[in-house]
Molecule: Bacterial RNase P class A
Organism: Kordia aestuariivivens
RNA sequence: UGAGCAGGCUACCUUAUCGCUGCUUCUUUCGAGAAGGAGAGGAAAGUCCGGACACCAUAGUGCAUUGUAGCGGAUAACAUCCGUCCGUCGUAAGGCGAGGACAAGUGCAGCAGAAAGUAUGUACAGGUAAUGCUGUAGUGAAACCAGGUAAACUCUACGAGGUGCAAUGCCAUGUAAAUGAACGCUUGAGGGCGGCACGCUCGAUGUUCAAGGGUAGGCAGAUAAAAGUUAUGAGUAAUUGUAAUUUUAGAUAAAUGAUAAGGCUCGACAGGAUCCGGCUUACGGCCUGCUUUUUUA
Numbered sequence: 001u002g003a004g005c006a007g008g009c010u011a012c013c014u015u016a017u018c019g020c021u022g023c024u025u026c027u028u029u030c031g032a033g034a035a036g037g038a039g040a041g042g043a044a045a046g047u048c049c050g051g052a053c054a055c056c057a058u059a060g061u062g063c064a065u066u067g068u069a070g071c072g073g074a075u076a077a078c079a080u081c082c083g084u085c086c087g088u089c090g091u092a093a094g095g096c097g098a099g100g101a102c103a104a105g106u107g108c109a110g111c112a113g114a115a116a117g118u119a120u121g122u123a124c125a126g127g128u129a130a131u132g133c134u135g136u137a138g139u140g141a142a143a144c145c146a147g148g149u150a151a152a153c154u155c156u157a158c159g160a161g162g163u164g165c166a167a168u169g170c171c172a173u174g175u176a177a178a179u180g181a182a183c184g185c186u187u188g189a190g191g192g193c194g195g196c197a198c199g200c201u202c203g204a205u206g207u208u209c210a211a212g213g214g215u216a217g218g219c220a221g222a223u224a225a226a227a228g229u230u231a232u233g234a235g236u237a238a239u240u241g242u243a244a245u246u247u248u249a250g251a252u253a254a255a256u257g258a259u260a261a262g263g264c265u266c267g268a269c270a271g272g273a274u275c276c277g278g279c280u281u282a283c284g285g286c287c288u289g290c291u292u293u294u295u296u297a
Base pairs, nucleotide, nucleotide: 002292003291004290005289006288007287008286009285010284012263013262014261015260016259017258018257020039021038023036024035025034026033027032041269045280046279048278049277050276051275052274053164054163055162056161060198061197062196063195065160066159067158068157069156070084071083072082073081074080085099086097087096088095089094100155101154105153106152107149108148122137123136124135125134126133168220169219170218171217179210180209181208182207183206190202191201192200227246228245229244230243231242232241233240234239264267
């Protein structure tokens, strides 16, 4: 230096002015105003897993369905992560693996071969009362044998109830507890209840449909948390204990922008919507360590 492997960091910067969404303090004529301070990401994305939370029954029983799968550990949990064994790819650094069971049953399988899964038994030789009964040869990964195959059915072990913040609770405003039809009223219509059954439970001021009338605002949930940072102890590690310290968006048609000046290496992918842990995908720049059969000096 070429090629490559693994990991980490970062995400244009500074100033001024004018705005936008919360917060704090002050003033107020209660309309508002002033000052201060805060304001997207590593993926906010895909919505693919796992949980928190809420309601339905304290989430029931059986079947069906479905998920996971060496061994050990971490975690709230996981299909995630760590360690390790084995297999496999690579010269290597390293990468990848649905990695239990085919000695319960069923199914499936190219070529070669007489024959491939309860043998329509080849050639040669031996043997028998008789028979592939015995040996050898030949084909093949495998030939009278425990063959292969489970991201084939299946079996084993462990697990999974459903719906998602448009959950859910409350306040306010308005209206028609009216009209018509069907079914039903404890011998139960219909609902909770999800694919089915059982079982439990609500149920008469009932349920469904039709046409019609009305509202379409606000608050909570909602952001201080399995949180971050630093130090230190335990552990190979994932992770975790202790102490100190920090406060870090909260909108609701939905804020995070515009303008001016200056600078550089001229800036990729991209915008929160209940929250958190992962995975996957998109993507600019920088740094560190490592490898190199047969790059170059």